The RNA shown here (transfer RNA) has 72 nucleotides and comes from an Elusimicrobiota bacterium. The organism belongs to Elusimicrobiota, within Bacteria.

RNA sequence: GCGCCCAUGGUGAAAUGGAUAUCACGACAGCCUCCGGAGCUGUAAGUCUAGGUUCGAUUCCUAGUGGGCGCA
Repeated sequence: GCGCCCAUGGUGAAAUGGAUAUCACGACAGCCUCCGGAGCUGUAAGUCUAGGUUCGAUUCCUAGUGGGCGCA
């Protein structure tokens, strides 16, 4: 330098055009309890950035950024 893949809450993963973006762990609050790190209930927290296509984009297209792999 070229090609391919990846980027979603604090962490790890789902959702591949359509309802309020789902789950687990973690965090916080409450309940329970002799105590709570166990159990129950609730709350907050997310689509890498900028454009484009579309009635509608996490999803498709372009460019960029970051990471991984391969070739040179």

The coordinates come from a structure-prediction model, not an experiment, and the mean pLDDT is 82. The sequence is in RNAcentral, with records from ENA. Rfam family: tRNA. The family's RNA type in Rfam is transfer RNA.